[in-house]
RNA sequence: ACAACGAAGAGUUUGAUCCUGGCUCAGGAUGAACGCUAGCGACAGGCUUAACACAUGCAAGUCGAGGGGCAGCAUAGAGGAUGUAGCAAUACAUUUGGGUGGCGACCGGCGCACGGGUGCGUAACGCGUAUGUAACUAACCUAUCAGAGGGGGAUAGCCCGGCGAAAGUCGGAUUAAUACCGCGUAAAACAGGGGUCCCGCAUGGGAAUAUUUGUUAAAGAUUAAUUGCUGAUAGACAGGCAUGCGUUCCAUUAGGUAGUUGGCAGGGUAACGGCCUACCAAGCCAUCGAUGGAUAGGGGUUCUGAGAGGAAGGUCCCCCACACUGGUACUGAGAUACGGACCAGACUCCUACGGGAGGCAGCAGUGAGGAAUAUUGGUCAAUGGCCGGGAGGCUGAACCAGCCAAGUCGCGUGAAGGAUGACGGCCUUAUGGGUUGUAAACUUCUUUUAGACAGGAAUAACGGGAGGUACGUGUACCUUUGUGAAUGUACUGUCGGAAUAAGCAUCGGCUAACUCCGUGCCAGCAGCCGCGGUAAUACGGAGGAUGCGAGCGUUAUCCGGAUUUAUUGGGUUUAAAGGGUGCGUAGGUGGGAUUUUAAGUCAGUGGUGAAAGUUUGUCGCUCAACGAUAAAAUUGCCAUUGAAACUGAGAUUCUUGAGUAUGAUUGAAGCAGGCGGAAUGCGAGGUGUAGCGGUGAAAUGCAUAGAUAUCUCGCAGAACCCCGAUUGCGAAGGCAGCCUGCUAAGCCAUAACUGACACUGAAGCACGAAAGCGUGGGUAUCAAACAGGAUUAGAUACCCUGGUAGUCCACGCUGUAAACGAUGAUUACUAGUUGUUUGCGAUAGACAGUAAGCGACACAGCGAAAGCGUUAAGUAAUCCACCUGGGGAGUACGCCGGCAACGGUGAAACUCAAAGGAAUUGACGGGGGCCCGCACAAGCGGAGGAACAUGUGGUUUAAUUCGAUGAUACGCGAGGAACCUUACCCGGGUUUGAACGCAAUGGGACGUAGGGUGAAAGUCUUAUUCCAGCAAUGGUCCAUUGCGAGGUGCUGCAUGGUUGUCGUCAGCUCGUGCCGUGAGGUGUCGGCUUAAGUGCCAUAACGAGCGCAACCCUUAUCGUCAGUUACCAUCAAGUAAAGUUGGGGACUCUGGCGAGACUGCCGGCGUAAGCUGUGAGGAAGGUGGGGAUGACGUCAAGUCAUCAUGGCCCUUACAUCCGGGGCGACACACGUGUUACAAUGGCACGGACAAAGAGCAGCUACCGGGCGACCGGAUGCUAAUCUCCAAACCGUGUCUCAGUUCGGAUCGGAGUCUGCAACUCGACUCCGUGAAGCUGGAUUCGCUAGUAAUCGCGCAUCAGCCAUGGCGCGGUGAAUACGUUCCCGGGCCUUGUACACACCGCCCGUCAAGCCAUGGGAGUUGGGGGUACCUAAAGUCCGUAACCGCAAGGAUCGGCCUAGGGUAAAACCGAUGACUGGGGCUAAGUCGUAACAAGGUAGCCGUACCGGAAGGUGCGGCUGGAACACCUCCUUU
Repeated sequence: ACAACGAAGAGUUUGAUCCUGGCUCAGGAUGAACGCUAGCGACAGGCUUAACACAUGCAAGUCGAGGGGCAGCAUAGAGGAUGUAGCAAUACAUUUGGGUGGCGACCGGCGCACGGGUGCGUAACGCGUAUGUAACUAACCUAUCAGAGGGGGAUAGCCCGGCGAAAGUCGGAUUAAUACCGCGUAAAACAGGGGUCCCGCAUGGGAAUAUUUGUUAAAGAUUAAUUGCUGAUAGACAGGCAUGCGUUCCAUUAGGUAGUUGGCAGGGUAACGGCCUACCAAGCCAUCGAUGGAUAGGGGUUCUGAGAGGAAGGUCCCCCACACUGGUACUGAGAUACGGACCAGACUCCUACGGGAGGCAGCAGUGAGGAAUAUUGGUCAAUGGCCGGGAGGCUGAACCAGCCAAGUCGCGUGAAGGAUGACGGCCUUAUGGGUUGUAAACUUCUUUUAGACAGGAAUAACGGGAGGUACGUGUACCUUUGUGAAUGUACUGUCGGAAUAAGCAUCGGCUAACUCCGUGCCAGCAGCCGCGGUAAUACGGAGGAUGCGAGCGUUAUCCGGAUUUAUUGGGUUUAAAGGGUGCGUAGGUGGGAUUUUAAGUCAGUGGUGAAAGUUUGUCGCUCAACGAUAAAAUUGCCAUUGAAACUGAGAUUCUUGAGUAUGAUUGAAGCAGGCGGAAUGCGAGGUGUAGCGGUGAAAUGCAUAGAUAUCUCGCAGAACCCCGAUUGCGAAGGCAGCCUGCUAAGCCAUAACUGACACUGAAGCACGAAAGCGUGGGUAUCAAACAGGAUUAGAUACCCUGGUAGUCCACGCUGUAAACGAUGAUUACUAGUUGUUUGCGAUAGACAGUAAGCGACACAGCGAAAGCGUUAAGUAAUCCACCUGGGGAGUACGCCGGCAACGGUGAAACUCAAAGGAAUUGACGGGGGCCCGCACAAGCGGAGGAACAUGUGGUUUAAUUCGAUGAUACGCGAGGAACCUUACCCGGGUUUGAACGCAAUGGGACGUAGGGUGAAAGUCUUAUUCCAGCAAUGGUCCAUUGCGAGGUGCUGCAUGGUUGUCGUCAGCUCGUGCCGUGAGGUGUCGGCUUAAGUGCCAUAACGAGCGCAACCCUUAUCGUCAGUUACCAUCAAGUAAAGUUGGGGACUCUGGCGAGACUGCCGGCGUAAGCUGUGAGGAAGGUGGGGAUGACGUCAAGUCAUCAUGGCCCUUACAUCCGGGGCGACACACGUGUUACAAUGGCACGGACAAAGAGCAGCUACCGGGCGACCGGAUGCUAAUCUCCAAACCGUGUCUCAGUUCGGAUCGGAGUCUGCAACUCGACUCCGUGAAGCUGGAUUCGCUAGUAAUCGCGCAUCAGCCAUGGCGCGGUGAAUACGUUCCCGGGCCUUGUACACACCGCCCGUCAAGCCAUGGGAGUUGGGGGUACCUAAAGUCCGUAACCGCAAGGAUCGGCCUAGGGUAAAACCGAUGACUGGGGCUAAGUCGUAACAAGGUAGCCGUACCGGAAGGUGCGGCUGGAACACCUCCUUU
């Protein structure tokens, strides 16, 4: 220096992700309203609704210098008259008096067409912008030229009289003018005639010049300064008219128009014009949207926006329109006139009922409507308007004031200091702390504002009056005088004193700000997502915090965000969206070269784009808002000058686009005709005999009247095996045996011809599977409907047997499909590889070429991804079609088409916050693959039947306390309920309480021994009674008091801890890296292997962690060390016998330390890991057996009743003590067990062998008693010492298949033991009794070796025991496993998914109920508009003999047109309507199960038929179908 100040996102679809897409929010604005609150000022604003109706007052008058006059007011005069006082003069009062000031009403002039209001109408030259007027007007104003002579007749007022309630009106007489009318004049103007000249875009124009005929003027007033009047021209101001361009929505409005379009001639107008009339012609407008309908005043501007745009048109300015509704003219310069007239209509008011009056969309004001919008104020001081010569008058224009937080801007409600961080509040983990909070108190300071008092402007400049100066004599200037509604206001000063002044909303996320209490899906909140079902930062309150602040929120509306209508700046494979396909009209777009032009385009200049507004600079109100001034912008339109690249237009030309020609070639391309064989069915005949057929299995059906099967012959119709292929052809639909004819097309080669002839394509035309329709044929097969048989809960289906339309042909209609590549057509460009079809090239079968197709893979690029990728979904261009959240709905209405079915076009109300696409991780599948497990199978033994025990449910009860409830509750908590336990029930008591601690007081104890009462607890009471220390006092105990209690009450869905289960299953994760926009993936996948994510190999992964394994305990073998209570071989002693004793350390055993096992060795297989082998060795062999050990997590799994604990609840009770009862009930059902049903047994007698434990309020040897349980003695043992202490088994005998010598329930009697106490309610013993039961239906459980089965022993709890339970111990000691098809559970990989609370998922339709909007509907009713006919006011215009007038003329009558009224038939738009159709919405209604997995019959599309419903079936089509098999191709190694 130039340029330039300018652009933000978030929430919500999902388990999570990316995308599409809607909804919502944050911002700004307003003529606003509502809620709460409110100190002051400045500026600006204030009926958006009923153009609804209006009481009252005011809003347009003025001029006496136009006029006649004088009602009212004032007044002059020695005026006149009357009265009072007075003798009178005189005074006062009344009256008279147009003479004067002035002036009501009247005549006349000017104004009233401005100013002010409103937005009904109007989609229009209405408005905006730019032009034109050679087609016009113009009062008042300015300038210039010219003129004003002389007459006349009326009329209002006033007066008299009449009518009327009034409004008003009529008659008579009289009178004036700047009112009205002639006459004269006519430079000038206008009209007509003929000349010359000049000019213009045509008609034409000319103040260029001379001439002729006709017509048209005037007014005076006065205070003598002036002013008014007439004609003409020009200007200014203001209008009229015309034209280009721009100016809302609907095509479910497509045709409209008869003065309509044009011409000619008239009329009319200020002026052009069908503006009007007659005649002539038949035009004119329209898909570039006419006509019709709906809505609406337009602009400057305003709001918003980065802009482009979108929305709005209040205040202010310009234009238009309107003035109660409709029509009409008059006057006038100007009106078809808001505060004028006439008529009609509606409404209101007055009335004497005969008639009249009115128009606030002026300012105030009233009613009404409404969520809602002000005073019946002051002044003409200023600015402006009208009149006037002026003074002045009028002015609800205007200027001011009042009301209103309704807006914008400004100011204030104090400032500084002040910590014991006060009191109070709130919270809290509560002797404490945090917060409110420097906040307060308190100290010091200030005084804006409010209040009081005092002073006090500017807005005022003129004009006018008086005086003066200058000259140009009517102007300028000077002096003086006078003028303020607002207003004693702004402003200034003084006074005292923090004195007079803070609220509203919010606090889950978006979105700044958090806690407590109350409530308990209630009450409520909510803009969206969503909060609330007992610990709510979301409701209500409180404390605190945040935001804004005299305001703050809410509601409504507009723009923005929204690139969500996309010109800037979007899309269409799958998300919404490519027309089913072609031909082609209009339109849009268009190849190379030369030249002309200048429409588009670009540049310069000029005009315009009003002011206000906007932006910028400066200035003025104390600042600001606000205002003043200057500049910029106003992106537009018009004109003009130039440029000529590009587009267009004209001309010439070219060949590469396109087409033609010639020659080859290809094919299931089309149409017509002819021919063929196989199969099927039928008919005839033969053979032949009992079944055939069909299915998952069957049945219906056919068959002894001879089927099926088989052979021969014949007939009929339909379709064309193999070839056959990701093949070929066609525009698409579609096309397949062979031959012939006709027709069409593609492609290649040649480069002969034309010379841009092209591309696309709204309308339009044509074609268009299947189904369907019409007419006529045909009918073999198959087969909707239908019938029967099955299946099933049902089965209007799937399966089977039949079977009609139809399937086929001809002609005609229909016009739709998942008509799909879900991908419009054309052109150009952008790496490749490979297969294949048909040409050309080439001798060719070989082939690196070329062209046109059909496929596969892939680079760049694109895409949300999947994927596409020279056949694009890439990069570009042109044209067409289509989309804009889901549902309602491709529905309704209307229109068009169709014989019908139906097709095309195609909404709205209402409703939801989503609907959707692609991909990810899971879960699931009546998907697939691989693998494991006592999962099945193979076995053994049980359960389910019986009796009893025990637990549970149910029932009962005063109570039967509570919990546990599929697997994973039910011999579970409980490892032991007679009292206690005990939590339950009944009854009786206690209230700081049963226990403990502290403190205080009292007592002397406590205790022991009694007594009364009582069911006991308890209560009352008697006797006796402490210790240590010198003492103070301390200790123990009791009572009382105080402080702390207590709760098995609730919530396991507030929790800790702990436990079950999946599951001892092999999984679950992380770091870094890599891939992917991302969720996420990879690792962890693949192959092999393992019990194992155990290893090995491979590998964009490399490593690691929690799990697995190992380490631990136990058991099996050996060694070593040590031996007492254990052991005893050797030696010795000894006994009736006995390790009894000495002794021993060998053995067994005990318990310390070690060893051992690792696929270490061998063979085979294998790359390896590893597998395998009656291998070797070894006590043990491939984890040796058993145990402990339980990953990330799941089930809101269990437990608040073990314990702990938050919160809530009770506190003379939901606490606590006691007695009794209950937890043990009993029609029944289930689980777990025990004992059995017997001879592998029962009974009796005799005999043998364990381990692990326990024991002093105990186990007890031994002796005695008792049939026995047990009792009485007695000894050992605090335990390798003593004791508890074995059974099955073995031997002998007996029983002999039976309800038994099986079985032992039940019951009777008698006892024993424990214990305060065995009635409810103990165990055991003896005697007697001797039930069911003879191996257990469907179904179901456990177990793979020292296991199952079987036998006994011990322990815990415990006074005793309901233990047959639980936990341990040893003794005896099997069978079977082919195998993984199936059931169940689990692991890995893969696939589909509309599931994610995850298949116990999701979800469809009818029916029933409630609510909502809507379509149809016999009709009923209303509205606006049009048409035809009848009638027709006022009024303009036209005509008009009689009457009036001397005449001009008037009156009258008639006609045209028309507002309004009436009649008629239609169309359109609403409202309503019995009934009716579907639709939407609504925690738990009914019926089914259609869809999502192969959804259990793959689904879907079109069509047809059928069915309670989803739906089923037929025909054709699609893959947006799973799985399996095969083939081909490609990539990598």
Small-subunit ribosomal RNA from a Bacteroidia bacterium, 1533 nucleotides, folded computationally.